[in-house]
RNA sequence: UAGAGGCGCAAUGCUUAUUAGUAAUUUCAGUGAAGCCGGAAGCUAUUGAUCUGUUAUGAAAGGAAUCAUUGCCGAAGCAUUAAAUUCCAAACUUAAUGCUGGGUCUGCAUUAAACAAAUGCAGGACUGUCAAUAUAGGUGACUAUAUUGUUGAGCUA
Numbered sequence: 001u002a003g004a005g006g007c008g009c010a011a012u013g014c015u016u017a018u019u020a021g022u023a024a025u026u027u028c029a030g031u032g033a034a035g036c037c038g039g040a041a042g043c044u045a046u047u048g049a050u051c052u053g054u055u056a057u058g059a060a061a062g063g064a065a066u067c068a069u070u071g072c073c074g075a076a077g078c079a080u081u082a083a084a085u086u087c088c089a090a091a092c093u094u095a096a097u098g099c100u101g102g103g104u105c106u107g108c109a110u111u112a113a114a115c116a117a118a119u120g121c122a123g124g125a126c127u128g129u130c131a132a133u134a135u136a137g138g139u140g141a142c143u144a145u146a147u148u149g150u151u152g153a154g155c156u157a
Stems, first nucleotide, its partner, number of pairs: 001157003006073001008072006015065002024057002028053003034044003038088002076100008085091001101127002104124008128151001130149008
């Protein structure tokens, strides 16, 4: 420098379901002072807050699935710290440090509308890499199987 692992990783876009007949608005009644996001500030409110019932209209974001495209193989994810956005917190972005080879199943916890999904921890089998041992094949390099151990700043060319 170029490659490999495989239900491989991430991003973007269309569509779809869910969110949900929910939030919000509205009609007609009742009630009668609080309500609005975690806080502060601010805003609405006896010209009727809020709540209950009722009439009508009726979402969205995040997350998810299929398909397509793009970039890739520390791909990427998580935790902590710092900076910036910000009134603080939360959230997003960047950097540094640390952990994790990969997907999957189960349990617990957190987030979430969710029994979806994600993340973390623990466990199970599978699989990739390298090494060792044993058996078989082979002139040999080596190949296959089994067992054990290791794991990406790795491995192969």
Lysine riboswitch aptamer from a marine eukaryotic metagenome, 157 nucleotides, folded computationally. RNAcentral holds the sequence, with entries from MGnify. It matches the Rfam family "Lysine riboswitch aptamer". From the family's description: Riboswitches are metabolite binding domains within certain messenger RNAs that serve as precision sensors for their corresponding targets.